[in-house]
Context: one part of a larger RNA
RNA sequence: CUGUAUUGAAGGAACUCGGCAAAAUGACUCUGUAACAUUUGGAUAAAGAGUAACAUUAAUAUUGGUGAGAACCAUUUAUUGUUGGCACAAAAUCGGGGACAGCGACUGGUUAUUAAAACCACAGGUUUCUGCUAAAUUGUAAAAAGAUGUAUAGAAACUGACGCCUGCCCAGUGCUGUAAGAUUAAUAAAAAGGGUUUUUUAGCUCCCAAAAUAAUUCUCAGUAAACGGCGGCUGUAACUCUGACGGUCCUAAGGUAGCGAAAUUCCUUGGCAUUUAAUUGGUGUCCUGCACGAAUGGCGUAACGACUGUCCCACUGUCUCCAAUACAGACUCAGUGAAAUUGAACUUUCUGUGAAGAUGCAGAAAAUUUGCGGCUAGACGGAAAGACCCCGUGCACCUUUACUAUUUUUAUAUAUUGUGUUAAAAUAUUUGGUAAGUAGAAUAAGUGGGAAAUUGUUUAUAAUUAUUUAUUUUUGUAAAUUAAAAAAAUUUUAGUGAAAUACCACUUUCAAAAUUUUUUAAUACUCAUUAUUAAGACAUUGUAUAAUAGUUAGUUUGACUGGGGCGGUGGCCUCCUAAAAAGUACCGGAGGCGCACAAAGGUAAAUUUAUAUUAAAAUAUUUUAAUAUAAAAGUGUAAUAGCAGUAAAUUUGCUUGACUGUUAGAUUUACAAAUCAAUCAGGGACGUAAGUCGGUUAUAGUGAUCCGGUGGUUUUGAAUGGAAAAAGCCAUCGCUCAACGAAUAAAAUGGUACGCCGGGGAUAACAGGCCACUUAUUUCUUAGAGAUCCUAUCGACGAAAUAAUGGGGCACCUCGAUGUUGGAUUAUCGCAUCCUGAAACUGCAAAUGGUUUCAAGGGUUUGGCUGUUCGCCAAGGAAGGCGGUACAUGAUCUGAGUUUAGAACGUCGUGAGACAGUUUGGUCCCUAUCUACCGUAAAUGUAAAAAAUUGAUAGGUUUAAACCUUAGUACGAGAGGACCAGGAAAAGUGAAUCUCUGGUGUAUCGAUUGUUAUACCAAUAGCACAGUCGAGUAGCUAAAUUCAUAUUAGAUAAUUACUGAAAGCAUCUAAGUAAGAAACUAAUCUUAAAACCAAUUUUUUAAAAAGAUGUAAAAGAUUAUUACAUAAAUAGGCUUAGAGUGUAAAUGUUGUAAAAUUUUUAGCUAAUAAGUACUAAAAACUCUAA
Repeated sequence: CUGUAUUGAAGGAACUCGGCAAAAUGACUCUGUAACAUUUGGAUAAAGAGUAACAUUAAUAUUGGUGAGAACCAUUUAUUGUUGGCACAAAAUCGGGGACAGCGACUGGUUAUUAAAACCACAGGUUUCUGCUAAAUUGUAAAAAGAUGUAUAGAAACUGACGCCUGCCCAGUGCUGUAAGAUUAAUAAAAAGGGUUUUUUAGCUCCCAAAAUAAUUCUCAGUAAACGGCGGCUGUAACUCUGACGGUCCUAAGGUAGCGAAAUUCCUUGGCAUUUAAUUGGUGUCCUGCACGAAUGGCGUAACGACUGUCCCACUGUCUCCAAUACAGACUCAGUGAAAUUGAACUUUCUGUGAAGAUGCAGAAAAUUUGCGGCUAGACGGAAAGACCCCGUGCACCUUUACUAUUUUUAUAUAUUGUGUUAAAAUAUUUGGUAAGUAGAAUAAGUGGGAAAUUGUUUAUAAUUAUUUAUUUUUGUAAAUUAAAAAAAUUUUAGUGAAAUACCACUUUCAAAAUUUUUUAAUACUCAUUAUUAAGACAUUGUAUAAUAGUUAGUUUGACUGGGGCGGUGGCCUCCUAAAAAGUACCGGAGGCGCACAAAGGUAAAUUUAUAUUAAAAUAUUUUAAUAUAAAAGUGUAAUAGCAGUAAAUUUGCUUGACUGUUAGAUUUACAAAUCAAUCAGGGACGUAAGUCGGUUAUAGUGAUCCGGUGGUUUUGAAUGGAAAAAGCCAUCGCUCAACGAAUAAAAUGGUACGCCGGGGAUAACAGGCCACUUAUUUCUUAGAGAUCCUAUCGACGAAAUAAUGGGGCACCUCGAUGUUGGAUUAUCGCAUCCUGAAACUGCAAAUGGUUUCAAGGGUUUGGCUGUUCGCCAAGGAAGGCGGUACAUGAUCUGAGUUUAGAACGUCGUGAGACAGUUUGGUCCCUAUCUACCGUAAAUGUAAAAAAUUGAUAGGUUUAAACCUUAGUACGAGAGGACCAGGAAAAGUGAAUCUCUGGUGUAUCGAUUGUUAUACCAAUAGCACAGUCGAGUAGCUAAAUUCAUAUUAGAUAAUUACUGAAAGCAUCUAAGUAAGAAACUAAUCUUAAAACCAAUUUUUUAAAAAGAUGUAAAAGAUUAUUACAUAAAUAGGCUUAGAGUGUAAAUGUUGUAAAAUUUUUAGCUAAUAAGUACUAAAAACUCUAA
């Protein structure tokens, strides 16, 4: 010093984030017990009283024992009396209590190993699905489970006892439903077209439009105890304020009840009240709800809670402020004997330097050598290839309206799959109808043919022929019909009209009927299949197709960047930056482009723009002329460079070179690209010609490759052939592939605090460094304020300097780790001074002040609130200074905050999740090698040895002052009220000490409980925290006592002076002479000759000195120091005394007994004093000189 315990004066939470920890309470009996309340509780509420021993009395039980029995004894409870003690549940065991609020109803469960909670669960409530081969679920399947259950059942989801309640919104997203319409795949259907072939059809083949067709989706409706959502602006009432009332816009609807600065409130420590001396806390209330709100439940609520907040009582070492003691370590000796770490070490300080914080570099200083015990400031100490941050075309898991798949589910087609009926629809054929402008006979469908054709009525009857029916007979019979003749009517002609009619053919419109084929729907039967019933071509299963679930899976989610993110940017052109070749960066400064033009191209010719002034003319703003400026105009477009007698500008004519093929040579350049370009051939335009022309005054107007389309092309043509398919070549088209040299046809600037890996001080957060924008301090100037007057005081606009304390910039050390706020502890330095000291000026009468100068010696408080630093407040005070030191100090402490994992609220997000928003909970390791520091020894030197001094050096101390006197004086009208000087208590701080006052005092004395033992009684001893309790010697100690902080001198600071020139004056200065402060130097206390110039003085030297050894303590970790060692009181013992305790045992006496009393102020006694050799300090030993 640490740990575990014990005790503690006075105070009693002042400690602290917080009463953490400790203390206190505690058993039994009796009394008594509030609010509230779900009537059960609350309740051991709270608050009180009693408890030992002995004796008396009474009751109870037949309970136990003895006994023949009566009865007695024991046990339990109560009554009365007595006895002793500080204390009677005497030890041990053994609830602290109360009040208010938040959350959760409760008991229960949870992160084994940092979170026990407000989280989970829960009974209760609600919704949805499910009719049994149930739904939901597992499995490839068989099958299982649900369930040997059946809607009072099973499954899923939300909420979370109970009470009062649960508002509005169906626009969005889901879910459910409806089936009218739109949309949609495979499939079915398949005109037209292509190819082939051929004399031609036909065939074969390719491709494929329309029409038919499901779920889904759209549409429509319902649904919120489904996911979810629930507004602005503005006017208005007899002071003002407010706004019952009104207007207007938007919406699916605009938040109802209740609650509200809340676990939700940023501003905020909201306002008020209460609690306190004082409250960022607590409670109540208000409502301005950033950003409450109704089963993601709202508001209450008795009981309950190792939950969270606040207050009170009790209690205390939590604290003021620490002290003592016990035990275990630490330390010494003996034995045994690890670990991390370690480039090597011969391992100082200061200032500087330096990859920017040095034991190691530079300079200076300090330093004789070596241990041991301590301490922890440094060794950017040890430990763990930083978990924060960034990076990686890293990983993992999670999410979703990222992409792509997948399983599931649904739907359609088809196979399994047969026989019927009915209806509807479509298609085709047939039949008979139908068709109205005007004019015209009149209802002209259209076209063509077309000159005759058609109709019915009447008369007379015979024969014949033909057909049909009946009948009988074998060839007839009968009846009916038809044919002939005459008359009449209609059409053609004429007429009307665009078209003309009879009659025939073909075609169209609109409906109808029949039939054929196809499709759809409904319905019936039946094999499958059995014993019956039911069901039934549905279902099941396979295949194809469409839709659909983050269910599952694989991935993507980019770059630059004064860290990253948010924002911005990304290709091309022009200028500046760019430093006179070219080139050249920045999240440097300015702008443009992603085209246009058939003329705005080519050529030949011609012309000159713009502005200003003057004159004239016409006209009412133009023309012509002259002069001046000198390119200022114009050039499709940005800017720059260019361009005027040969214009690249303007105008006109003719035109298409805005051509085909080819290619020297250059520019540029990593490549790929890009640019300029003479010549040659072809065939052209313009020009008399020479010639010019392969787009535009130049520089932007853009995109590689793959793939695909189109046109051309005897280039290829998969046994052979082909004018086939397909390919090649030439030309051309399709990318805001704009992240523009383009990773894919196809992807989130999703989450990670559950995270992981690899790296980075190439890159952020802390600290250091550099800078000095901001900041701070000072100075200069002096407008102005100050009645007057710049500078008593204040001082704008402006200028300069210094500092490195706040913010900021940079990104230089450190990411194979430099631990972060505040507090505790311990400090140290600066001065830009808060107090105290000395001065100057004052708009200083005194007193109290203001401003400034000098000055760092000392001092610089305790509390309430908050994690706070800070701040506000209370109280006292001379004052409660500002900063640096890794925002000093975590190998010294704490851990409330921040900053892991749990959980909740508000807000944001579809979600996973997120928030310099809030709330509750939440592991702080290290035995010290070196340096530094505090102690303590040894060695060596100075000396041969010893003792006593001197004092260079270093350190300590350094405070402030009520009050009294001077003096109620100076001053002042008064009120008030001093300087200077003298005295001086209490306080603060420090040192020493233990006489006093106290604390402690582990065995000094006594009291006492339980129990065990000494056979028993008595008397003692052990254990129970020293069992508990009352006292207490020495020692140690503070709260106790004593002392110090005194006094004086010197030289000075600001300042004030004397004399006095330079400068005939003036001047504190230049020569000379003074005054002047808690600061400085001495004095004062301590240290100190290793003070290397190693000092001085005295003494001694072999019959000596020193050591070792032994007994010890006023000393002490060990060592050392000190006392003594027989010629001895060093320790122990003994005797006596002191001091403590408090009257021993034993005996006698008294009392029924507990007990009292006598001998007895006894007995016992640790550390104290004196005396006394009884015991032990025995014998022996080592070493030494100029």

Predicted 3D model of a 1186-nucleotide part of an RNA (large-subunit ribosomal RNA, half B) from Asterionella formosa. The prediction has a mean pLDDT of 81. Its Rfam family is "Bacterial large subunit ribosomal RNA".